[in-house]
Context: one part of a larger RNA
RNA sequence: GGUUCGUUAAGGAACUCGGCAAAAAAGCGGCCGUAAGUUCGCGAUAAGGCCUGCCCUACGUAAGUAGGGCCGCAGCUAAAGUAUCUCUGGCGACUGUUUAUCAAAAACACAGCUCCCUGCUAACUCGCAAGAGGAUGUAUAGGGGGUGACGCCUGUCCGGUGCUGGAACGUUAACGGUGGAUGUAUAUGUUUACGCAAGUAGGUGUAUGCUAUCGCCCGAAGCGCCAGUGAACGACAGCGAUAACUAUAAUCGUUCUAAGGUAGCGAAAUUCCUUGUCUGGUAAGUUCAGACGCGCACGAAUGGCGUAACGACUGGAGAACUGUCUCAACGAAUCGCUCG
Numbered sequence: 001g002g003u004u005c006g007u008u009a010a011g012g013a014a015c016u017c018g019g020c021a022a023a024a025a026a027g028c029g030g031c032c033g034u035a036a037g038u039u040c041g042c043g044a045u046a047a048g049g050c051c052u053g054c055c056c057u058a059c060g061u062a063a064g065u066a067g068g069g070c071c072g073c074a075g076c077u078a079a080a081g082u083a084u085c086u087c088u089g090g091c092g093a094c095u096g097u098u099u100a101u102c103a104a105a106a107a108c109a110c111a112g113c114u115c116c117c118u119g120c121u122a123a124c125u126c127g128c129a130a131g132a133g134g135a136u137g138u139a140u141a142g143g144g145g146g147u148g149a150c151g152c153c154u155g156u157c158c159g160g161u162g163c164u165g166g167a168a169c170g171u172u173a174a175c176g177g178u179g180g181a182u183g184u185a186u187a188u189g190u191u192u193a194c195g196c197a198a199g200u201a202g203g204u205g206u207a208u209g210c211u212a213u214c215g216c217c218c219g220a221a222g223c224g225c226c227a228g229u230g231a232a233c234g235a236c237a238g239c240g241a242u243a244a245c246u247a248u249a250a251u252c253g254u255u256c257u258a259a260g261g262u263a264g265c266g267a268a269a270u271u272c273c274u275u276g277u278c279u280g281g282u283a284a285g286u287u288c289a290g291a292c293g294c295g296c297a298c299g300a301a302u303g304g305c306g307u308a309a310c311g312a313c314u315g316g317a318g319a320a321c322u323g324u325c326u327c328a329a330c331g332a333a334u335c336g337c338u339c340g
Stems, first nucleotide, its partner, number of pairs: 001335008010326002014324001019321001029051004037042001039149001053070007071075001084319007091311002096108002112147007124133003150306004155236003160233002162229005169224003176217005183210012237255005264298001265295001276292005
């Protein structure tokens, strides 16, 4: 000096990001007592207060009750469970689940709600297939998406995208039908030049076949088109003026839009400016609680706002308690080091 412990004057969180750690309280007993809130179950062992030994006697089956006595500063061991408490916000309803080995949470799940698909050889999933699961089930069933108890609710927009429906018209593939032109092969005409002729070298038709190619006709779904649909993907404006102080604007004008954000909430897990402003708490408060609202950039199942209970969640305040600190000291064990 390290580690693990123990004690500490006065103060008592001044420590620190933060009471981290430690300390204290409590200890599944008995009696009394217990608030707000509440989904009436809870909250709750709320909080808080008091009691407890041993001996003798009486009563009693016993538990125990009553009386008397004894000792100490101090009498529960209730049986192994070792647990601070209070006030007030946020988030998530809850019990549960998770990153085996840095994250346990506000993340996931959840019951409930809702939308879509599926009529059974179901939809859907696995498999090349046979086949299997779904299910020895049958729409009060099964699969998929979203939201996430409960309470009050869930506004406007279908122009875009998606999905569903429609089939008149337009567009549209292959196949099929049909028509050209070119090349080439064969057959067969015709013609030009040269030549007496045989023939040689070309040009140009017809028929058939092949190859490649270009049109036209027919041609489904789809797309275009027409509707519907938001607890589908999503979206939910700007400028100017106006009231008999001022300020503000119920009001008016104008532009654009598919429609211009309703209820509720709001400096918020969201607010840049910002330590916004006011009130409270403190002697003093960038945090906190309650308000205000032109919200840079909340907002309604990507749910909105509340909410008792619950939480090894997270913010703020207090009581108690303390070596966390002012500010350090001493002691024990052990390890390291130095000396012997």

Predicted 3D model of a 340-nucleotide part of an RNA (large-subunit ribosomal RNA, domain IV) from Candidatus Azambacteria bacterium RBG_16_47_10. Model confidence (mean pLDDT): 80 of 100. RNAcentral holds the full RNA, with entries from ENA and SILVA. NCBI's taxonomy places the organism under Bacteria, Bacteria candidate phyla, Candidatus Azamiibacteriota. It matches the Rfam family "Bacterial large subunit ribosomal RNA".